[in-house]
């Protein structure tokens, strides 16, 4: 990569659990995907339990902090199905 052809995945949103959150993970479901396969490696983004400072001084507020998350936010690196002109 073709208005092919097989197969793939699954957003929001309801449900059941996990988790401090972010989110994840079963199951309904599909808005979309040619890597929406796989790697947190750099950029970026989410939470902030624990930690660190202040303030408060019985419980607690807020500011920072990732060693917690996201590849369906963009690079980089690997691996692959089908395939006409």
């Nucleotide at each position: 990569g073709a208005u092919a052809a097989a197969g793939g995945c699954a957003a929001a949103g309801c449900u059941g659990g996990u988790g401090a959150a972010a989110a994840c993970c079963g199951g309904c479901g599909a808005c979309g995907c040619a890597a929406a396969g796989c790697c947190a490696u750099g950029g970026g983004u989410c939470u902030a339990a624990g930690g660190u400072u202040g303030c408060a001084g019985a419980u607690g507020c807020a500011a920072c902090u990732a060693a917690g998350a996201c590849u369906g936010c963009c690079a980089g690196g690997u691996u692959g199905c089908c395939g006409a002109a």
Molecule: c-di-GMP-I riboswitch aptamer
Organism: marine eukaryotic metagenome